RNAcentral holds the full RNA, with entries from ENA. A computed fold for a 529-nucleotide part of an RNA from a Pirellulales bacterium, annotated as large-subunit ribosomal RNA, domain I.

[in-house]
Context: one part of a larger RNA
RNA sequence: GGCGCAUGGGGGAUGUCUUGGCGUCAGAAGGCUAUGAAGGGCGUGGAAGACUGCGAUAAGCCCGGGGAAGCUGUCAAACGAGCGUUGAUCCCGGGAUACCUUAAUUAACGUGCACUGAAUACAUAGGUGCACGUCGCCAACACGGUGAACUGAAACAUCUAAGUAACCGUUGGAAAAGAAAGAAAACUCGAUUUCCUCAGUAGCGGCGAGCGAACGGGAAUCAGCCUAAACCGCGGGGAUUUUCCCUGCGGGGUUGUAGGGCUUCUCACAUGAGAGUUACCAAACUAUCGACUAGCGGAACUGUCUGGAAAGGCAGGCCAUAGGGGGUGACAGCCCCGUACGCGACAGUCGCAUAGUCUCUCGAGGAGUACCUGAGUAGGUCGAGCCACGUGGAAUCUCGACUGAAUCCGCGGGGACCAUCCCGCAAGGCUAAAUACUCUCUGACGACCGAUAGUGAACUCAGUAGGGCGACUGAAAGAUGGGAAGAACCCCUGUUAGGGGAGGAUACUGAACCUGAAACCAUGUGCCU
Numbered sequence: 001g002g003c004g005c006a007u008g009g010g011g012g013a014u015g016u017c018u019u020g021g022c023g024u025c026a027g028a029a030g031g032c033u034a035u036g037a038a039g040g041g042c043g044u045g046g047a048a049g050a051c052u053g054c055g056a057u058a059a060g061c062c063c064g065g066g067g068a069a070g071c072u073g074u075c076a077a078a079c080g081a082g083c084g085u086u087g088a089u090c091c092c093g094g095g096a097u098a099c100c101u102u103a104a105u106u107a108a109c110g111u112g113c114a115c116u117g118a119a120u121a122c123a124u125a126g127g128u129g130c131a132c133g134u135c136g137c138c139a140a141c142a143c144g145g146u147g148a149a150c151u152g153a154a155a156c157a158u159c160u161a162a163g164u165a166a167c168c169g170u171u172g173g174a175a176a177a178g179a180a181a182g183a184a185a186a187c188u189c190g191a192u193u194u195c196c197u198c199a200g201u202a203g204c205g206g207c208g209a210g211c212g213a214a215c216g217g218g219a220a221u222c223a224g225c226c227u228a229a230a231c232c233g234c235g236g237g238g239a240u241u242u243u244c245c246c247u248g249c250g251g252g253g254u255u256g257u258a259g260g261g262c263u264u265c266u267c268a269c270a271u272g273a274g275a276g277u278u279a280c281c282a283a284a285c286u287a288u289c290g291a292c293u294a295g296c297g298g299a300a301c302u303g304u305c306u307g308g309a310a311a312g313g314c315a316g317g318c319c320a321u322a323g324g325g326g327g328u329g330a331c332a333g334c335c336c337c338g339u340a341c342g343c344g345a346c347a348g349u350c351g352c353a354u355a356g357u358c359u360c361u362c363g364a365g366g367a368g369u370a371c372c373u374g375a376g377u378a379g380g381u382c383g384a385g386c387c388a389c390g391u392g393g394a395a396u397c398u399c400g401a402c403u404g405a406a407u408c409c410g411c412g413g414g415g416a417c418c419a420u421c422c423c424g425c426a427a428g429g430c431u432a433a434a435u436a437c438u439c440u441c442u443g444a445c446g447a448c449c450g451a452u453a454g455u456g457a458a459c460u461c462a463g464u465a466g467g468g469c470g471a472c473u474g475a476a477a478g479a480u481g482g483g484a485a486g487a488a489c490c491c492c493u494g495u496u497a498g499g500g501g502a503g504g505a506u507a508c509u510g511a512a513c514c515u516g517a518a519a520c521c522a523u524g525u526g527c528c529u
Stems, first nucleotide, its partner, number of pairs: 001528009015514001016479002020449002022446007029438002031137002039101003042055003046079001049075003061095006070083003108134009141172001142170005152159001156206001182189002193220005203211002224430003227374001231251009256408001258373003261369007272362005284357005289351005295343003301316005317334002319323001325337003379403007389415001410425005466473002486513001489501004
């Protein structure tokens, strides 16, 4: 020096664990805000810091309810000073306070009313005041506006990605859509929405890459209505000789087998019937009931052995509408908290049902007449968009420009167009449920993770430390022990280190603390050289 073995150091893998995450399901809630939000700053305790709470009434004040013997939040123990069976701390409901900032507002904008008031006579613009409303924040979902590129096409331009991302606007607990100018082609169906299927079909497509329906069938859920007009009545205004026009309100009326108005005829009719707070026309209130926001009751075990400790072994019992789960010095149905089951609200909130008050609505047919049935609309041409459909034979739908009908003997559609036939009635509006989502609360669950995993974040201090001028970026870091019993006392010493005794089940559980792998470094020893 090499190799091996042993004993250590070093290091923090592995195992076990879980305070934290992830996901699913169900229920709730789906908003807060000028009565000042969300977010922040600064304060606030006997006590320095941080977290939590709170706001100069400042870990709190008042009232009501619950509950019970302890309490003055946590890291974090001690001390100090106090409180409490005259019921504290704590939990729930209601109220008071609520610094500075922040939409931040002594403002701006909008609407209405009143007053005032230019050029300019009336007037108008403008000004002033009052009242009401809006503004800001918020995870996703929704609707609308603007709208990429990477990429794919094995290049690339039409195309794709994709009407996606992003930005903007607006609303709601859902939004949007919605009661056929529909779909179809048979013995037709009958608002919308969502799911399964039809079907990767029919089609579209440098017929490339790719894109991609509908009818029909089966389910979920089901709900239908109001206006405009004709006509009648009342009121206002304008032109005018009568008469006409415009306009407000009320009645009437709402449809496609056409319906309605008007005239006429027949029948029926109310001390009746029906409906209702989500539409349908429109507002509510009260009581009961139920749910939520604190809680309450809640069965049944002992002995012995091992052990530091019994829940383990052995023996004998018991409860069970409770043998889900968690904790307790090792593994507990019967030790503790609970669980099954049963009960409970002064106050606040919500809901359904019932009841009452209340509010509202309510004809049918025959004949005649030809008055009405949504106009710069439908349609056309040109240019676009959207339809699964890229201009194609391209219908339907929607925009821009230019044009421009008919009026029920009418009009639109059935994928160019025409005829026949069939279906429907545009150019006004409202509408619950089935559907989407989860910043948030509650409960349950998991062939989800287990500290390089799972959220970036399990941890006195994580969106922290740190980085960046900034927009922004962004960690590491869990485990003594049953209990601190955290090693009194003695000794060595180069004296805040380290070690040896003692104590304590165990201290190789000693705070750089469970287990404690490997690399690497030593010491001892064996063999070889």